[in-house]
Molecule: c-di-GMP-I riboswitch aptamer
Organism: Deltaproteobacteria bacterium
RNA sequence: AUCGUUGAAGGGCAAACCUCCCGAAAGGUAGGGGCGCAAAGCUUCCGGUCUAAAUCCCCCUGAUGCGGAUAGGACAGCGGGGCUACCAAA
Numbered sequence: 001a002u003c004g005u006u007g008a009a010g011g012g013c014a015a016a017c018c019u020c021c022c023g024a025a026a027g028g029u030a031g032g033g034g035c036g037c038a039a040a041g042c043u044u045c046c047g048g049u050c051u052a053a054a055u056c057c058c059c060c061u062g063a064u065g066c067g068g069a070u071a072g073g074a075c076a077g078c079g080g081g082g083c084u085a086c087c088a089a090a
Stems, first nucleotide, its partner, number of pairs: 012037002017032003021028002035077001041083003045080003048075003055069003058065001
């Protein structure tokens, strides 16, 4: 000096829940709050999961289903992939 590995230091993010707002919903923004995370940073390319406004089908009807299918919607804290990244003793 390099590589591996792991303590440590400086920190970072922020689950559930609550409130405001947006949304048909899933869910998201902001504030509070901390379950956890060494990529819980970014990115829907692949798989997966969630929702169903619109659309289609079925049932019903002076009624208008709390029915079924379906993503162009959502989840990066579901997994994989891609890109980026702080410190590092013994």